[in-house]
Context: one part of a larger RNA
Molecule: large-subunit ribosomal RNA, domain IV
Organism: Candidatus Woesearchaeota archaeon
């Protein structure tokens, strides 16, 4: 100087993106125990006090003795124990072991899975909801084909996709793309039949015609969309209102500077001594928004995000110690 351990007045997060790291707490026993809740839980919340030895005096239980008759009374002894008084120590769960708590927000319902060796997450899964296709010689998947899985199972089943506990809810749009139904009629291939330039081949043209396409209809928890401009109210502003252009429809409820907002450090507020933070509002949403789900939401969570309380060599500020490695003198 390094590697590991360790201690540290006084302050206590000033340190850093960040309280990372360390420190603090830790076990039983007693007492307490908000808010919020799905009434279960949250919870060991949270906050407090005890905990070792020694004496005496109760209490409960077992098991003896006297004394007296059951109302016990007295006394030993083991066993266990409540509070009491006193002692020791820096300190008694004295060693190991052994939660730091606490509040607001976001995301995901939860346990659970994942990138073996850089990501454990909000990412997959999940129970729940919902749609589609299937009556069994299904349907779906493997396979050229026998065949074979699903299954020796039958719709409370079995395939495939969407969402993603649980409260509340899930708007309008079928013109585009698909998918399903139908179709008097139109188009339309080989094949077939007829007809044909004197015959034959080749061609020529008719007729009949499947699917499929045209045509009509339906369908969005399917794939996906979900305007623009003027004008108006007894100050201003805004605009219930009115006019127009235009679309299949013109974004409903809820939410909103968000994990989504360029402008932006928006604009109030509360925190701060100061805050591009963090929370509650407002919203003119560049470019949320309803199972590509919207909004909420107890408990969870090695998840992100701000604060508060204790704690502390993270810092102010650095120093001591132990053990080793290194480097320097000497052999």
């Nucleotide at each position: 100087u390094c590697u590991a351990u360790u201690u540290a007045a006084g302050g206590g997060a000033a340190u850093u993106c960040g309280g990372c790291a360390a420190a603090a707490u830790g076990g039983c026993c007693c007492u307490g125990u908000g808010g919020c809740u799905u009434c279960g839980g949250u919870a060991u919340a949270a906050a407090g006090g005890g905990u070792c030895c020694c004496u005496a005096u109760g209490g409960u239980u077992g098991u003896g003795u006297a004394c007296u008759u059951a109302c016990g009374u007295a006394u030993g002894c083991a066993a266990u124990u409540c509070g009491a008084g006193g002692g020791u120590u820096c300190a008694a769960a004295g060693g190991u072991c052994a939660g730091g708590g606490g509040g607001g927000u976001c995301c995901g319902a939860c346990u659970g899975u994942u990138u073996a060796a850089c990501a454990a997450a909000a990412a997959c899964g999940u129970a729940g909801c919902u749609u589609u296709c299937u009556g069994c010689u299904a349907g779906a998947c493997u396979g050229u084909a026998a065949a074979g899985u699903u299954g020796u199972g039958u719709a409370c089943a079995g395939a495939a996709g969407g969402u993603g506990a649980c409260g509340u809810c899930u708007g309008c749009c079928c013109a585009g793309u698909g998918c399903c139904c139908g179709u008097a009629c139109u188009u339309u291939a080989a094949a077939u039949u007829c007809c044909u330039a004197u015959u034959c081949a080749a061609g020529g043209g008719a007729a009949c015609g499947a699917a499929g396409a045209g045509c009509g209809g339906g369908u969005a928890a399917a794939c996906g969309g979900c305007g623009g401009g003027a004008g108006u109210a007894a100050c201003u502003a805004u605009a219930a209102c009115u006019c127009u252009c235009u679309u299949a429809a013109g974004g409903u409820a809820g939410c909103g500077u968000a994990a989504u907002a360029c402008c932006u450090u928006g604009u109030c507020g509360u925190u701060u001594g100061a805050u591009u933070g963090a929370c509650g509002a407002c919203u003119u949403g560049c470019a949320c928004g309803a199972a590509u789900g919207g909004c909420g939401u107890a408990a969870c969570g090695a998840g992100a995000u701000c604060c508060c309380c204790a704690c502390u060599g993270u810092c102010c500020c650095u120093a001591g110690a132990u053990a080793g490695a290194u480097u320097c003198c000497u052999c």